[in-house]
RNA sequence: ACAUGCAAGUCGACGAUAGGGCACCUUCCGGGUGUACAUAAGGUGGCGGACGGGUGAGUAACACGUAGGAAAUCUGCCUCAAGGAAGGGGAUAACAUCGGGAAACUGGUGCUAAUACCCUAUAUGUGGCGAGCUGCAAUGCUUGUCAUAAAAGUUCAGGCGCCUUGAGAUGAGCCUGCGUCUGAUUAGCUUGUUGGUGGGGUAAUGGCCUACCAAGGCGACGAUCAGUAGCUGGUCUGAGAGGAUGAUCAGCCACAAUGGGACUGAGACACGGCCCAUACUCCUACGGGAGGCAGCAGUAGGGAAUUUUGCGCAAUGGGCGAAAGCCUGACGCAGCAACACCGCGUGAGCGACUAAGCCCUUUGGGGUGUAAAGCUCUGUCAGUGGGGACGAAACAAUGACGGUACCCACAGAGGAAGCAUCGGCUAACUACGUGCCAGCAGCCGCGGUAAGACGUAGGAUGCAAGCGUUGUCCGGAUUUAUUGGGCGUAAAGCGUUCGUAGGCGGCAUAUCAAGUCUGGUGUUAAAGCCCGGGGCUCAACCUCGGAUCGGCACUGGAUACUGAUAAGCUAGAGUGUAGUAGAGGCAAGGGGAAUUCCCAGUGUAGCGGUGAAAUGCGUAGAUAUUGGGAGGAACACCGGUGGCGUAAGCGCCUUGCUGGGCUAUUACUGACGCUGAGGAACGAAAGCCGGGGGAGCAAAUGGGAUUAGAUACCCCAGUAGUCCCGGCUGUAAACGAUGGAUACUAGGUGUUGCGGGUAUCGACCCCUGCAGUGCCGAAGCUAACGCGAUAAGUAUCCCGCCUGGGGAGUACGCACGCAAGUGUGAAACUCAAAGGAAUUGACGGGGGCCCGCACAAGCGGUGGAACAUGUGGUUUAAUUCGAAGCAACGCGAAGAACCUUACCAGGACUUGACAUCUAGCGAAUCUUGCGGAAACGUGAGAGUGCCUUCGGGAACGCUAAGACAGGUGGUGCAUGGUUGUCGUCAGCUCGUGUCGUGAGAUGUUGGGUUAAGUCCCGCAACGAGCGCAACCCUCGUUGUUAGUUGCUGUUAAGAGCAUGCUCUUAACUAGCUCUCUAGCGAGACUGCCGGUGAUAAACCGGAGGAAGGUGGGGAUGACGUCAAAUCAUCAUGCCCCUUAUGUUCUGGGCUACACACGUGUUACAAUGGGUAGGACAACGAGCAGCCAGCCGGCGACGGCGAGCAAAUCUCUUAAACCUAUCCUCAGUUCGGAUCGUAGUCUGCAACUCGACUACGUGAAGUCGGAAUCGCUAGUAACCGCAGAUCAGCACGUUGCGGUGAAUACGUUCCCGGGCCUUGUACACACCGCCCGUCACACCAUGGGAGUUGACCACGCCCGAAGUCAGUGAGCUAACCCUUUUGGGAAGCAGCUGCCUAAGGCAGGGUUGAUGACUGGGG
Repeated sequence: ACAUGCAAGUCGACGAUAGGGCACCUUCCGGGUGUACAUAAGGUGGCGGACGGGUGAGUAACACGUAGGAAAUCUGCCUCAAGGAAGGGGAUAACAUCGGGAAACUGGUGCUAAUACCCUAUAUGUGGCGAGCUGCAAUGCUUGUCAUAAAAGUUCAGGCGCCUUGAGAUGAGCCUGCGUCUGAUUAGCUUGUUGGUGGGGUAAUGGCCUACCAAGGCGACGAUCAGUAGCUGGUCUGAGAGGAUGAUCAGCCACAAUGGGACUGAGACACGGCCCAUACUCCUACGGGAGGCAGCAGUAGGGAAUUUUGCGCAAUGGGCGAAAGCCUGACGCAGCAACACCGCGUGAGCGACUAAGCCCUUUGGGGUGUAAAGCUCUGUCAGUGGGGACGAAACAAUGACGGUACCCACAGAGGAAGCAUCGGCUAACUACGUGCCAGCAGCCGCGGUAAGACGUAGGAUGCAAGCGUUGUCCGGAUUUAUUGGGCGUAAAGCGUUCGUAGGCGGCAUAUCAAGUCUGGUGUUAAAGCCCGGGGCUCAACCUCGGAUCGGCACUGGAUACUGAUAAGCUAGAGUGUAGUAGAGGCAAGGGGAAUUCCCAGUGUAGCGGUGAAAUGCGUAGAUAUUGGGAGGAACACCGGUGGCGUAAGCGCCUUGCUGGGCUAUUACUGACGCUGAGGAACGAAAGCCGGGGGAGCAAAUGGGAUUAGAUACCCCAGUAGUCCCGGCUGUAAACGAUGGAUACUAGGUGUUGCGGGUAUCGACCCCUGCAGUGCCGAAGCUAACGCGAUAAGUAUCCCGCCUGGGGAGUACGCACGCAAGUGUGAAACUCAAAGGAAUUGACGGGGGCCCGCACAAGCGGUGGAACAUGUGGUUUAAUUCGAAGCAACGCGAAGAACCUUACCAGGACUUGACAUCUAGCGAAUCUUGCGGAAACGUGAGAGUGCCUUCGGGAACGCUAAGACAGGUGGUGCAUGGUUGUCGUCAGCUCGUGUCGUGAGAUGUUGGGUUAAGUCCCGCAACGAGCGCAACCCUCGUUGUUAGUUGCUGUUAAGAGCAUGCUCUUAACUAGCUCUCUAGCGAGACUGCCGGUGAUAAACCGGAGGAAGGUGGGGAUGACGUCAAAUCAUCAUGCCCCUUAUGUUCUGGGCUACACACGUGUUACAAUGGGUAGGACAACGAGCAGCCAGCCGGCGACGGCGAGCAAAUCUCUUAAACCUAUCCUCAGUUCGGAUCGUAGUCUGCAACUCGACUACGUGAAGUCGGAAUCGCUAGUAACCGCAGAUCAGCACGUUGCGGUGAAUACGUUCCCGGGCCUUGUACACACCGCCCGUCACACCAUGGGAGUUGACCACGCCCGAAGUCAGUGAGCUAACCCUUUUGGGAAGCAGCUGCCUAAGGCAGGGUUGAUGACUGGGG
């Protein structure tokens, strides 16, 4: 929006009567007549269709709820009572017949009945006019009189009906008090509006309607307008108060396609009645008609979603009827849906060898799990068979449900378990897969290769015929706070005051009894909730009885409190009187200092300004200085957490006018008080309007600087403005971020004003009262910070304000304003925070103290050159890998030609190059041939060993199969271990105690001191640990022990010469003094003295001493930081490869080279280079080694060859240095790269790719830009030597000695660090956090020329149906008069008028959608 069926009919009072029964007649086909029972269909008439059933659109209203009212009402059927029903009359449908129409339907003519209609009679009724009574008031009641209106019959004669009146019951209408959502960005609304009078209308009051009169009525206690909504009993939730809601059941209301209207009737403005208009649908012969499921089923559409076109009137109830009965989609039942509630089942007992399977695993085992299997039972539900109700009442009859519930029997564990979850909240855990993917997620958050968070599996947990999700409401949420919150800093006190309404209010008396308290009565329907019983086996469910609380109304009582009234009081408040302090306000007058300007004088080259400058001023005379003058603004010192004022605010002096406070006094009034929504006044600065004024200052602006830029900070100028008068604005971090008033609650200490006491001659001082204004602090409060009689404490009263952050104090609207703008003040959207206070760190171009080659002071370098070496990059078949600021880059690598080697190309192997196990064969092993680049393949020969229980065994080699090997493959962000770094910095912690709600603090801070958290003192701390220091090694002095290979001495030989010394070698039954070696000791401790300090710790100075204040150096590295480095030393989880990512071989590569960087070497030269001569070390190393000596070679080196496993021998001549000489400032006699030639050595092998030698060649480079590194004493610098690695290869590295400085005023600055403190919006911790524009994408939103809807009210036009009024010349049976072609009464049609739905026109308001473009927001 609706196809179809059903949901309201019934009744014989009436006319009529199909069909059937009976009787009669009959033309025997059947028809006709009559009759009784009755009565289909249709009709007249009566009653019922106003109930029952549905829905919630409208309605913010007397609609609903509750309590009342009527002196303002009606009520069919029902009950009771009284009275009555007399006499007449005319029609009409059905029906018949003739028409119209497609149909719906309808017209004409004719007949007829009634409980239909009409007339007359009767009067308890009604109306008019009087009288009396009740009462606040008659419209009430009683009564008199006049006028006037009733009736119906039927039957079985029992009854049932009919009329009038009264009463009741029931139902309905009307009125009132109170209650009943949101918005003020809706503040004014109203003209029938408010009231009156007359009239009309209604059952009835009433502006309900109308005419006239008056000008009222409503509203901040929220009118009007807008939005939303049926109301209630109840329901859900909640401890309650509340909040939300209004399905089912019940009461009321409203509605019936949308809008309007009346008719009938007791009752309707009527869901299944009528008329009209509109929209839609259907039928049609196009003329015209029909319809209304928000009744029960059902259909379509919409939607996340909602059932059968069932059975029955058996029960309950309803309508009609006398009744039988008929009707009843009300109702009773059944069907569908786990939609909800309740109950039950899917089995019970025993059962270990802990079966199999699956899962996990540390591979031992564990879990599933007594679970299963197996054995023994039971039979609920389901199944089959049998029996079988109550519901039925009053004798019988009557059951849709229904062969249902229930009962009995039978068989058999048989047919019956899922869903969600398992990171925390929150009960329950592992494996695999995946790899910021896929996905999860209520919040926090999981997932980037070991995910208890995803997916799957096993297991577990929860609930269970359900489980989980989603939506909604309440709760938790004291998160709108009445119960029960707040406002200094978290959101929140109006800028301040006055004051209206309102709220609240001192002491005492009397009266009243409104609030209040108490008793009673009525009501608050039933159902529901609650309590106690009862019935279905229990329960859900049903049923009986009971009980409140609370609300409203009436009524009796009480009077403490509140209130009202009356008359009082003085403590609050106010007035008076006497004083008093003050930048309180307004006005007028006056004053000096200073700036600037003007005039004049003196005077000369600068002035001014800054971090430094410049612009600017000045030789036309500035600045400076002197004198005179003008003008404006502000009032130094006093001056002060001093004063005054409501706040804003007020500061030279005097005068005038004027407000308030305080003190004292206690004379007067007598609660006059407090607060204060709206309202009013005042209200800094800036700004605006008009008129003045303008010295200085100074937005804007100009110029100069600074800067990357500098629309700024700095400088030079400078206009509005700042000042005055008048008007406006009305805001500030208008702050004490703290509204006002009153009372109470420890103290201490300042200060201002006034007073009292003591004292004094007096002023101070001291004690004390009141009023202000500060600091500290008790109790208490507070989240803490803090507040603390000036409260943020304890209480009372009143006002204002808050309710997550952003959007936003924005938009729109309104008000105010000249404008600027102010006041009021949202939403969409978005986030999971925003915020407060405090804590620990970290950080600061914050502060204080201190340290370090940190700077400074110095010395020498790097950065420029060539080369070496490492890295990046590039290249490559490969240029293996790692290291990345300091803290990667001569690093792993203490040494890549092969090997190393991990890389590449190619050739090979597959239980493997290596380990263990099994089986078989062979000793092992050695020599050798061939192919091949080698690995490897294939031959030949030698050899047969050791133990033995004689079986065999051990070691070794080969072969075979499988377990397994192997991996320098990945992950250092899975790890162990090791290491770097802050940093050898002085820190990092703990126990107990104490403080704090807590995080945490204290200790560890403070005063000193130190290299040091080193020590001393103090201290709510007392102790302790890891660090510091010391103990260890080495160097420096010395003692002692021990003397060989060391040292000394003596002798001998040789050599040299300065002729008495030196060197070498050898010897000694020499010695251990010295040097030295290396064991054990001593020594140094602020121990001593003086000073400083606090009498301490300690510091400064001194003595002694080899050494002096940790003597120098080393080793030693706290808690921790950097996901720092390393899986390629090693180890190792997981992943990956397994004829390869493993193993092996040859060759190549790691050595490349436009380039860039780091670390070094050598230099650029004369403080040097060359040559010759001469002197002095230490640490170390050495047998596949160091190698003396001799010989050869220019040399690298080679040959021969002694000594030494080393305090004995060798490496081993140290070099710088000294002496002499040459070079003389140049690309050189500097420098040595590069290249050529010839060689040496190592090694299987120097081509790629070694080192060295000789000769030749002789590049760049003349001291290095910006920048940057090391070093404070035996240091830097310079010089050489040795070792490790190593066949060979060193400018690297690790050590060693030689020569041997300069400088440090000092801590302002750079860097790093320590302690204390401070700020913080940081905590991944400043390499932090974070702001705005712009670019791109997205989202919601404001404005917008407009466009397009909806709703509302108003004006005008038109105006259906219909009521009412008028008219009614047309029409009309009943009654009356006439008698006729009549007239009257009473009506009808028609017409007219008022009202009026829908419609039309025009303007308006509210609200929505959309809109080029545009604004901001997220």